[in-house]
Molecule: Lysine riboswitch aptamer
Organism: Carnobacteriaceae bacterium zg-C25
RNA sequence: UUUUAGGAUAGAGGCGCGAAAAUCAUGAGUAGUUUUAAGUAAUGAAAGCAAUCAGCUUAAAAGGAAAGGGAUAAUCGCCGAAAUGUUUUAUAUGUUGCUUCAUAUAAAAUGUUGGAAUAGUCGUGAAUAACGCCUAUUUUGUCAUUAUCACUGAUAAUGGAGUGCUAGCCAAUCG
Numbered sequence: 001u002u003u004u005a006g007g008a009u010a011g012a013g014g015c016g017c018g019a020a021a022a023u024c025a026u027g028a029g030u031a032g033u034u035u036u037a038a039g040u041a042a043u044g045a046a047a048g049c050a051a052u053c054a055g056c057u058u059a060a061a062a063g064g065a066a067a068g069g070g071a072u073a074a075u076c077g078c079c080g081a082a083a084u085g086u087u088u089u090a091u092a093u094g095u096u097g098c099u100u101c102a103u104a105u106a107a108a109a110u111g112u113u114g115g116a117a118u119a120g121u122c123g124u125g126a127a128u129a130a131c132g133c134c135u136a137u138u139u140u141g142u143c144a145u146u147a148u149c150a151c152u153g154a155u156a157a158u159g160g161a162g163u164g165c166u167a168g169c170c171a172a173u174c175g
Base pairs, nucleotide, nucleotide: 003172004171006170007169009167010166011165014079016078017077018076019075022072023071024070033062034061035060036059037058038057039056040055043054044053045052046100047099048098049097050096051095082113083112084111085110086109087108088107089106090105091104092103093102094101114140115139116138117137118136119135120134122132123131124130142160143159144158145157146156147155148154149153
């Protein structure tokens, strides 16, 4: 000096990512509960079998929540930050037991996404809030290629992806 998905370390992107005490609104005059009246019993409790309980629906009155999600945000951890799909395992909940199904949390393996915004389909959700997948557009950082210039760089166009990029250190290697 050349090369390497080499090794660890330190950094950069920007409405950057995640958690979050506390407060506020929403949830909601909703759900549960109590009283009265009416209806229902081959009925109701996620599905099936067995059991157990007595429920289930409608109307009126009384009284009446909470969780998730949201806004502000002290503060903390960070730059595959983090999010998400599939599979497996475990736990919990849905009256009890078995099986199934659904939901939620955690771990492992394996994929996708550089970041942000807007719009649209679908999904979650009480919701027109917000969030998530996918698609499209815009924008931004980074590297590569090409062109130009006032040339250690700047501008423009095209394209790639974070297993990336920059910096120095170590290891091996080419000369």